[in-house]
Molecule: transfer RNA
Organism: Nitrosopumilaceae archaeon
RNA sequence: GGAUCGGUAGUCUAGCUGGUUAGGAUGACGCACUCACACUGCGUAGGUCGAGGGUUCGAAUCCCUUCCGAUCCA
Numbered sequence: 001g002g003a004u005c006g007g008u009a010g011u012c013u014a015g016c017u018g019g020u021u022a023g024g025a026u027g028a029c030g031c032a033c034u035c036a037c038a039c040u041g042c043g044u045a046g047g048u049c050g051a052g053g054g055u056u057c058g059a060a061u062c063c064c065u066u067c068c069g070a071u072c073c074a
Base pairs, nucleotide, nucleotide: 001073002072003071004070005069006068007067010026011025012024013023019057028044029043030042031041032040050066051065052064053063054062
């Protein structure tokens, strides 16, 4: 330099067949339980879907550019 794959909450990840409020686990916080802690149960907050632009009534999803990472080729 070329090709392919990936980037979604503090962490891990589902969703990429365009259409309901972007869901789950874990972590954090609160409440209940306990003498207390842990466990368990319930609840709350936390995401501008790597960044910018385009297509569309509508984009995490399609297109273009770009950044980062992994693998392969040279």